Predicted 3D model of a 100-nucleotide RNA (Bacterial small signal recognition particle RNA) from a Bacillota bacterium. Lineage of the source: Bacteria > Bacillati > Bacillota. The sequence was found by an Rfam model in a public genome assembly. Its Rfam family is "Bacterial small signal recognition particle RNA". Rfam links the family to the GO terms SRP-dependent cotranslational protein targeting to membrane, signal sequence recognition and signal recognition particle, plasma membrane targeting. It is annotated as a non-coding RNA gene. The coordinates come from a structure-prediction model, not an experiment, and the mean pLDDT is 78.
RNA sequence: GGCCGGGCUCACCGCAACGGAAACUUGUGAACCGGGUCAGGACCUGACCGUAGCAGCCCUAAGCAAGCACUUUUGUGUGCCGGGGAACUACCUGGCUGGA
Numbered sequence: 001g002g003c004c005g006g007g008c009u010c011a012c013c014g015c016a017a018c019g020g021a022a023a024c025u026u027g028u029g030a031a032c033c034g035g036g037u038c039a040g041g042a043c044c045u046g047a048c049c050g051u052a053g054c055a056g057c058c059c060u061a062a063g064c065a066a067g068c069a070c071u072u073u074u075g076u077g078u079g080c081c082g083g084g085g086a087a088c089u090a091c092c093u094g095g096c097u098g099g100a
Stems, first nucleotide, its partner, number of pairs: 001097007009086002012083003015079002017076006024067005034059004042051002
């Protein structure tokens, strides 16, 4: 100095990381306009029974809060981790080779 390969660059697919959302778990959560049970009282009855049913209690909906190993979904100037591909001025690097 030449040739070839790889890195640096770009895009695609995959995987991972991080973030959001959903699902899930727990808690909370309805004066009345959810449910159950319904003291007291009210109504009905000759009486028993019964009827509706406030408070209370229990369960729960929408919602709210916290958690979140796994799962679903979504996002990217996170990663060169894997794969094949594109581009290649310069730079880095490996191999082969010519000359001095």